[in-house]
C1' cells in the first nucleotide's frame, strides 16, 4: 500500500405511515363576571379507531447444509416493542480515525 471484519465520530446522506378522535391534568388567552363561568390555545400521559417498518425482537417457502433431520440470512414476513407535522430517532450507505487479520 490492497482487501476484509469490528469499534468509535459535535462528519455527509438516510424511507414509510392520522399535527386523527374522546375525555382528564397542568399552563395560558379572550369575554362576561368578581374569584366564578363560558369559549378557545399549547403541552403531557390515558383510552379508541386507522395506519407504517429501517432501532431492537420474532418467523422461514425457496436456497445452503453431499441426502433426511437438527441448524442458518435479509431491506422478505409478523408488528411484541417502536413509530405516524417539524425536531429527535433511524437500518443502511459514504467518509475519517483506531484495532485485528489478509496478500
Nucleotide at each position: 500500500c490492497u482487501g476484509a471484519u469490528c469499534a468509535c465520530g459535535u462528519c455527509g446522506g438516510g424511507a414509510g405511515a392520522g399535527a386523527c378522535c374522546g375525555g382528564c391534568a397542568g399552563c395560558u388567552u379572550u369575554u362576561g363576571a368578581c374569584u366564578c363561568a363560558a369559549a378557545g390555545g399549547c403541552u403531557g400521559g390515558c383510552g379508541g379507531c386507522g395506519c407504517c417498518g429501517a432501532a431492537g425482537g420474532a418467523g422461514c417457502a425457496a436456497c445452503c447444509g453431499c441426502c433426511c433431520c437438527a441448524g442458518g440470512a435479509a431491506a422478505c414476513u409478523c408488528u411484541c416493542a417502536g413509530g405516524c407535522a417539524a425536531a429527535a430517532g433511524g437500518a443502511c450507505c459514504g467518509u475519517g480515525u483506531g484495532a485485528u487479520c489478509u496478500g

The prediction has a mean pLDDT of 77. The RNA shown here (Glycine riboswitch aptamer) has 103 nucleotides and comes from a Hyphomicrobiales bacterium. NCBI's taxonomy places the organism under Bacteria, Pseudomonadati, Pseudomonadota, Alphaproteobacteria, Hyphomicrobiales. The sequence was found by an Rfam model in a public genome assembly.